């Protein structure tokens, strides 16, 4: 020093040019004498950051940043 890959709610994820999906956790209800299980419901997302293209960009193109590989 080249190259290639990932980044979306607390965590893990799915997705496409038209304001985002699921699990889980969490908080309420409901079943239980009570807890668990199960079942409804509800908050919770600046979609890595900054520029551009477009009527519109989580997507496409650029430049950065972090992880991870591989190559010298």
């Nucleotide at each position: 020093g080249g190259g290639g890959c990932u980044u979306u709610g607390g965590u893990u994820u799915a997705g496409u040019g038209g304001u985002a999906u699921a699990a889980u956790a969490c908080u309420c209800g409901c079943u239980u004498u009570g807890g668990g299980u199960g079942c409804g419901a509800g908050g919770g997302g600046u979609c890595c950051a900054g520029g551009g293209u477009u009527c519109g960009a989580u997507u496409c193109c650029c430049u950065g940043a972090a992880g991870c590989c591989c190559c010298c």